[in-house]
RNA sequence: GUCCUCGUAGCUCAGCUGGAAGAGCACCACCCUCCUAAGGUGGGUGUCGGUGGUUCGAAUCCACUCGGGGACG
Numbered sequence: 001g002u003c004c005u006c007g008u009a010g011c012u013c014a015g016c017u018g019g020a021a022g023a024g025c026a027c028c029a030c031c032c033u034c035c036u037a038a039g040g041u042g043g044g045u046g047u048c049g050g051u052g053g054u055u056c057g058a059a060u061c062c063a064c065u066c067g068g069g070g071a072c073g
Base pairs, nucleotide, nucleotide: 001072002071003070004069005068006067007066010025011024012023013022019056027043028042029041030040031039049065050064051063052062053061
């Protein structure tokens, strides 16, 4: 330098085919308890790496770009 792949919640990841974001764990509030743990109820806590484009509509498609990993030279 060329190409491939990954980037989504605090962490590990799903979300294929465009209809607007979810699971487990963790976390927070409350209940229970003398206190804690356990248990119960409730809460998603997110610019979907970034910018632009296509579209009525983008995590998803396209271009560029940033970062991690890999192949070739």
Molecule: transfer RNA
Organism: uncultured Bacilli bacterium